[in-house]
């Protein structure tokens, strides 16, 4: 130093949900929780996802329909950085 990932041993993060609070929303932050996770740290590169504020076509006062430049890293690959040490 690479892989590997214990009924380890010290820590760590935090789903559902509840509050608060930004945002058009989708989401995000903070606290509470505690589903779970060895990269459940990072980074929208590939794929997928969800959204439609504006924009475009319709349509005519009821909207629809596409659309990321907005987001998801706990959806899959990928990139990078890292505790710990049994087989």
């Nucleotide at each position: 130093g690479a892989a590997c990932g214990a009924g380890a041993a010290a820590g760590g993060c935090a789903a559902a949900c509840u509050u608060a609070u930004c945002g058009a929303a989708a989401g995000g932050u903070a606290a509470g929780g505690g589903c779970g996770c060895a990269a459940a740290g990072c980074c929208a590169c590939g794929g997928g996802u969800c959204u439609a504020a504006g924009g475009u076509u319709c349509a005519g006062c009821g909207g629809a329909a596409c659309u990321a430049u907005g987001a998801c890293a706990g959806c899959c690959g990928g990139g990078u950085u890292a505790c710990c040490g049994a087989a």
Molecule: c-di-GMP-I riboswitch aptamer